[in-house]
RNA sequence: GCUCCCUUCGUCUAGAGGCCUAGGACGGAGCCCUCUCAAGGCUUAAACACGGGUUCGAAUCCCGUAGGGAGCGCCA
Numbered sequence: 001g002c003u004c005c006c007u008u009c010g011u012c013u014a015g016a017g018g019c020c021u022a023g024g025a026c027g028g029a030g031c032c033c034u035c036u037c038a039a040g041g042c043u044u045a046a047a048c049a050c051g052g053g054u055u056c057g058a059a060u061c062c063c064g065u066a067g068g069g070a071g072c073g074c075c076a
Stems, first nucleotide, its partner, number of pairs: 001072007010026004018056001028044005049065005
C1' cells in the first nucleotide's frame, strides 16, 4: 500500500429495511419481602463510532473517515 472482517448501555450481547421513542443477562440505583443478611420480586437510569448518500422509512443497505483485527504485497 491492497483486500476482507469488526465497532450497539459500565460489561457481554439480540438485531438481516417498518413489529426499535433499540430488547435481554450481569452489574448500578430505588422500593418490597426478611428480626438481619443473602436469595427472591417489582421499578428505574444507561448504548447504535463519526460524516454523507439511497429510501416514504436506516442500528440494518452504499460511500468516506476514525479505531481494532486478519491475510497478501512493497521497502531495488